[in-house]
RNA sequence: GGGUCCGUGGUCUAGUGGUUAUGACGUCUGCUUGACGUGCAGAAGGUCGCUGGUUCAAAUCCGGCCGGACCCA
Repeated sequence: GGGUCCGUGGUCUAGUGGUUAUGACGUCUGCUUGACGUGCAGAAGGUCGCUGGUUCAAAUCCGGCCGGACCCA
């Protein structure tokens, strides 16, 4: 330098054009306990890597860029 795949809350992850972006773990609050843990209930936390385009509508499709993994040279 070229090719393929990937980028979504703190971490992992679902979502393959449509009306609230999903769940688990973690964090916080309350209940329970003598206390911790477990269990139960609730809450906060995401401008979906950045930017432009297509569309009535984009996390999703297209271009460019950034980052990561693998392969070729």
Background: A computed fold for a 73-nucleotide RNA from Candidatus Jingweiarchaeum tengchongense, annotated as transfer RNA. Its Rfam family is "tRNA". Rfam's curators write: Transfer RNA (tRNA) molecules are approximately 80 nucleotides in length. Model confidence (mean pLDDT): 82 of 100. The source organism's lineage runs through Archaea, Nanobdellati, Nanobdellota, Candidatus Jingweiarchaeales and Candidatus Jingweiarchaeum. The sequence was found in a public genome assembly.